[in-house]
RNA sequence: GCCGGCGUAGCUCAGUUGGUUAGAGUGCCAGACUCAUAAUCUGGAAGUCAUGGGUUCGAGUCCCGUUGCCGGCA
Numbered sequence: 001g002c003c004g005g006c007g008u009a010g011c012u013c014a015g016u017u018g019g020u021u022a023g024a025g026u027g028c029c030a031g032a033c034u035c036a037u038a039a040u041c042u043g044g045a046a047g048u049c050a051u052g053g054g055u056u057c058g059a060g061u062c063c064c065g066u067u068g069c070c071g072g073c074a
Base pairs, nucleotide, nucleotide: 001073002072003071004070005069006068007067010026011025012024013023019057028044029043030042031041032040050066051065052064053063054062
């Protein structure tokens, strides 16, 4: 340099053929339980879907550029 994949909550990830509230586990905060802690249970907060554009009535999802990481070729 060329080709491919990935980027979604603090972390690990799901998200169907573009469609009606963006989710799970874990962590965090509060409460219950306990003499107390852990475990368990209940509730809550937390998102510029990497980023800039485009297409569309509608984009996490499709298209283009940029960027970071991973793999392959040279």

This is a predicted structure of a 74-nucleotide RNA (transfer RNA) from an archaeon. The prediction has a mean pLDDT of 81. Rfam family: tRNA. About the family: Transfer RNA (tRNA) molecules are approximately 80 nucleotides in length. The family's RNA type in Rfam is transfer RNA.